Annotation
This is a predicted structure of a 95-nucleotide RNA (c-di-GMP-I riboswitch aptamer). It was read from a public genome assembly, where an Rfam model found it.

[in-house]
RNA sequence: GUACGACAAUAGCAAACCCACCGAAAGGUGGCGACGCAAAGCUAUAGGGGCUAAUGCGGGACCUACUGCAACCGCAAUGCCAGCCAGUUGCCGAA
Numbered sequence: 001g002u003a004c005g006a007c008a009a010u011a012g013c014a015a016a017c018c019c020a021c022c023g024a025a026a027g028g029u030g031g032c033g034a035c036g037c038a039a040a041g042c043u044a045u046a047g048g049g050g051c052u053a054a055u056g057c058g059g060g061a062c063c064u065a066c067u068g069c070a071a072c073c074g075c076a077a078u079g080c081c082a083g084c085c086a087g088u089u090g091c092c093g094a095a
Stems, first nucleotide, its partner, number of pairs: 004093002012037002018031005035083001041088003047085002049081003055076005
């Protein structure tokens, strides 16, 4: 230095639930709280994957024709997630 990760040391993060706020939602921030974590640090158009659909388009949709509408259904990020993989930086040092 690379890999690896101990009932080691030092420090750290904080799932779910609940509360408040923001958001259409996914989700986020703060509080509370610890399920866990050796990167649970950082990176989200320009790696993969996943979530959501305000909005748009299509269906709904019938009618001679034209215009337009709700619930609901489908598709689509421009919205999100790194505690899914990944990329990148980094602390410690038993085997």